[in-house]
A computed fold for a 71-nucleotide RNA from a bovine gut metagenome, annotated as transfer RNA. Its mean pLDDT, the model's own confidence on a scale to 100, is 82. Rfam family: tRNA. By type it is a transfer RNA.

RNA sequence: GGGGUAUAGCUCAGUUGGUAGAGCGCUUGAAUGGCAUUCAAGAGGUCAGGGGUUCGACUCCCCUUAUCUCC
Repeated sequence: GGGGUAUAGCUCAGUUGGUAGAGCGCUUGAAUGGCAUUCAAGAGGUCAGGGGUUCGACUCCCCUUAUCUCC
């Protein structure tokens, strides 16, 4: 210098830009004598940071940071 990745505590989805989800985990409740297990409900997100375009940005554009890879 070229290319990729960054979204919940962890692993990851998110489709021509329309207001963010799953599994595991966590909390509460119920079933059981009981840790476990099953079921139900709930909490948890400045979408790496900043700026721009747009009525509207996780999504498009620019810069920065971290990390992976190639030269």